[in-house]
RNA sequence: AAAGGCAGGUGUUCUGUCGCGUUCUUUGAACAAAGAAUGAGGAAAGUCCGGGCAGCACAGGACAGCAUACUUCCUAACAGGAAGCCGUCUGUUUUAACGAACAGGCGAGAGAAAGUGCCACAGAAAAUAACCGCCUCACCUUUGGUGGGGUAAGGGUGAAAAUGUGAGGUAAGAGCUCACAACAUGCACAGGCGACUGUGUAUGUGGGUAAACCUUAUGCGCUGAGAGGCCAAAUAUACCGGGGUUUGAGGGUUGUCCGCCCAAACCCGGAGGGUUGGCCGUUAGAGAUAUGGCGUGAGCCAUGUCCAAGAUAAAUGACAGAAGCAUGGUUUCGACUAUGUACAGAACCCGGCUUAUAACCUGCCUUUUUUA
RNA sequence: GGCGAUUUAGUGUAGUGGUCUAGCACGCCGCCCUCUCACGGCGGAAACCCGGGUUCGAGUCCCGGAUUCGCUA
Repeated sequence: AAAGGCAGGUGUUCUGUCGCGUUCUUUGAACAAAGAAUGAGGAAAGUCCGGGCAGCACAGGACAGCAUACUUCCUAACAGGAAGCCGUCUGUUUUAACGAACAGGCGAGAGAAAGUGCCACAGAAAAUAACCGCCUCACCUUUGGUGGGGUAAGGGUGAAAAUGUGAGGUAAGAGCUCACAACAUGCACAGGCGACUGUGUAUGUGGGUAAACCUUAUGCGCUGAGAGGCCAAAUAUACCGGGGUUUGAGGGUUGUCCGCCCAAACCCGGAGGGUUGGCCGUUAGAGAUAUGGCGUGAGCCAUGUCCAAGAUAAAUGACAGAAGCAUGGUUUCGACUAUGUACAGAACCCGGCUUAUAACCUGCCUUUUUUA
Repeated sequence: GGCGAUUUAGUGUAGUGGUCUAGCACGCCGCCCUCUCACGGCGGAAACCCGGGUUCGAGUCCCGGAUUCGCUA
């Protein structure tokens, strides 16, 4: 320098003409007119999580259901984030090798020793392992065969085969015993807030799968801005069916039941009539940013500064010119010219996640080439 | 605004995690049959929406995205 990967950031500007929403001022009886100010994003998106806020009786119990799952921390909260632990993969260094160290990526990372289920094909056997082989017993038609029993050392199958090597032991074998090693669990000690790590000791060798059912622990009450509050407008509970009137129907937005509350008479279903407008909620907030401090970090604290879309079928646009950036072409290296300039549009608000995105910038790592 | 479902050859569909190298029907292509077409016969091509993950193994299970359709006020 080029290419690639990872992480983070920026994500066009100016002028003119015409036009739109909101607010204010003026004119105006109203519609409206003029002027001024202001008017999309990093994702406004998907609606995947979490919260604020509001109502349901100041929200309770049981079952069901849903979600989460190493540890500690951040946070209003979270399935988000930070730092670690463990496992696994890749690369580099080192080593004869095993292995170790470093860097980076990935991990839905509780429990398979509570229970149930499943594990195709192959294989004797897929979890109550006997096909061949080995040993032994009985019988027979005795170089052998049949039947019973023992045996997981050897063979072969498979993704996975009952811990591995050696020795002892045995009829043959076997953690049956021993030594070393591996793994699991318990206990003790040491380190760490903890996950966990190291050492010692005891016991054991029980295959995998929980993104199969399930178990354990924790959390979640339901609904969702058409929430909810206020005002205006409007009218017929025509008619039909069912239930109930104190032994109480029914209602209170929860999947069911209970509990609680309301209800002293009407209620439910079908069918019909009217209305289907306005205001608030509603944009200054867990806001942004600079400096300083604390913290490994996410982040927190203090001080200063800054802010102002609010539409409701929905405004934030169109055209022209210039500039910037990228790529290609021409070149007299001054420049000229063509093309492109993304993804995308608020609808109560906020924190995250995910997805889309032309072009550019920054940092780290890897590879290749060149120079020193 | 709030929810739910769907996606498998060109079309309509089947498919318990394993004999899936994915079945069936219509359609398409080639050959045969016929004087020719149709019908019929034989053969063939053609698909799991996309990207990850779990598992020995994924069309199927899980996560994210996309597409299409429906419900509700």
Predicted 3D model of RNase P RNA and transfer RNA as a complex of 445 nucleotides. Rfam match: Bacterial RNase P class A. Rfam classes the family as a ribozyme. The prediction has a mean pLDDT of 75.